[in-house]
RNA sequence: AUCCAUACCCCGGGGAGCCAGUGCUGGCUGAGAGGGGCUGGUCACGCAGCCCGACCCGUCGAACCUGAACCCGUUAGCACGGGCGGAGGGAAGGGCAGCCACGGCACC
Numbered sequence: 001a002u003c004c005a006u007a008c009c010c011c012g013g014g015g016a017g018c019c020a021g022u023g024c025u026g027g028c029u030g031a032g033a034g035g036g037g038c039u040g041g042u043c044a045c046g047c048a049g050c051c052c053g054a055c056c057c058g059u060c061g062a063a064c065c066u067g068a069a070c071c072c073g074u075u076a077g078c079a080c081g082g083g084c085g086g087a088g089g090g091a092a093g094g095g096c097a098g099c100c101a102c103g104g105c106a107c108c
Stems, first nucleotide, its partner, number of pairs: 008095003011058004017028005035052006064089003070083004098105002
């Protein structure tokens, strides 16, 4: 110096459950348990759609969806362990090397 990878940035994908009293508050697990705005609807709330935010994930893909109101164990229930199962689907892009608490860290 070049290439690759990673952090990071842009871009893209995704989910938001369970319990108790019940328009709200509290509790549980989790990275995250719908934080903000607009519109529609409602007496009002719940709700629905869109945009933004946090978080996770982007093919080396178990983020997430389907099967599934699944099966066994377990729990008050969700969660959790195992199975289903490396089954089917799922975002395939671009930029880029320094940072710091000065002890170190990251990359080649």
TPP riboswitch aptamer (THI element) from Novosphingobium cyanobacteriorum, 108 nucleotides, folded computationally. It was read from a public genome assembly, where an Rfam model found it. It matches the Rfam family "TPP riboswitch aptamer (THI element)". Gene Ontology term of the family: thiamine pyrophosphate binding. From the family's description: Vitamin B(1) in its active form thiamin pyrophosphate (TPP) is an essential coenzyme that is synthesised by coupling of pyrimidine and thiazole moieties in bacteria. The prediction has a mean pLDDT of 76. The organism belongs to Novosphingobium, within Bacteria.